[in-house]
This is a predicted structure of a 93-nucleotide RNA (c-di-GMP-I riboswitch aptamer) from Brevibacillus borstelensis AK1. NCBI's taxonomy places the organism under Bacteria, Bacillati, Bacilli, Brevibacillus, Brevibacillus borstelensis. Its mean pLDDT, the model's own confidence on a scale to 100, is 87.
RNA sequence: UUCUGAAAAAGGCAAACCCACUGAAAGGCGGGGACGCAAAGCCACGGGUCUAAGGCUGCAUAAAAAUGCGGCUACGACAGCCGGGUUGCCAGA
Numbered sequence: 001u002u003c004u005g006a007a008a009a010a011g012g013c014a015a016a017c018c019c020a021c022u023g024a025a026a027g028g029c030g031g032g033g034a035c036g037c038a039a040a041g042c043c044a045c046g047g048g049u050c051u052a053a054g055g056c057u058g059c060a061u062a063a064a065a066a067u068g069c070g071g072c073u074a075c076g077a078c079a080g081c082c083g084g085g086u087u088g089c090c091a092g093a
Stems, first nucleotide, its partner, number of pairs: 002093004012037002017032003021028002035080001041086003045083003048078003054073007
C1' cells in the first nucleotide's frame, strides 16, 4: 500500500418506538431505547426514494378575485437504498 472480516481486544454508532424542541411537510436535533452496522464516519456528484412551502396548471365557475379539491414541479430532504468520492480503528493475508 492492497485485499479480506472467521475469531479476539479496545472502543464506536444506534432502527422501530416514546418524550421535548424545530420544520409547511419530508425530515432534523436532544434525551430515553437497541433492530442492526467494519465505515451505520464525512460529502447530495450519478441513479433512486420521500416531501411540495413557493411556483405552474385543471376543476368547482360564464368572467375576475378569494377559497376548496386535484395534477406537475426541489431551490427542501434521505449517506441505515445503490454507485462514486474522501478519511479512518483492530485483526489476518